[in-house]
RNA sequence: GCUCGUCCCGGCGAGCAUAAACAGCCGUUAGGCCGGGAGCGGCGGCGCGUACGUGCGCCGCGUCGGG
Numbered sequence: 001g002c003u004c005g006u007c008c009c010g011g012c013g014a015g016c017a018u019a020a021a022c023a024g025c026c027g028u029u030a031g032g033c034c035g036g037g038a039g040c041g042g043c044g045g046c047g048c049g050u051a052c053g054u055g056c057g058c059c060g061c062g063u064c065g066g067g
Stems, first nucleotide, its partner, number of pairs: 001016005006038006025066003032040001042061007
């Protein structure tokens, strides 16, 4: 300096051409490391479709506790 841990900014952490992870304070949660914003993933409801395995649309909610 770049890349990655959903996206933007910041934090924490990791890696060096790769995009993962046993890391990211501890546990918890379906809810992704954290804060603010978002609402991609996720969850609930309704409808559609089905090869009964996926899937599509709409509405809503959007981890929690402690240090």
The RNA shown here (Pistol ribozyme) has 67 nucleotides. Rfam family: Pistol ribozyme. Rfam links the family to the GO term catalytic activity. A reference for the family is Weinberg et al. (2015), "New classes of self-cleaving ribozymes revealed by comparative genomics analysis", Nat Chem Biol. The RNAcentral record of the sequence draws on ZWD. Its mean pLDDT, the model's own confidence on a scale to 100, is 88. Of the family's consensus pairs, 95% are formed in the model.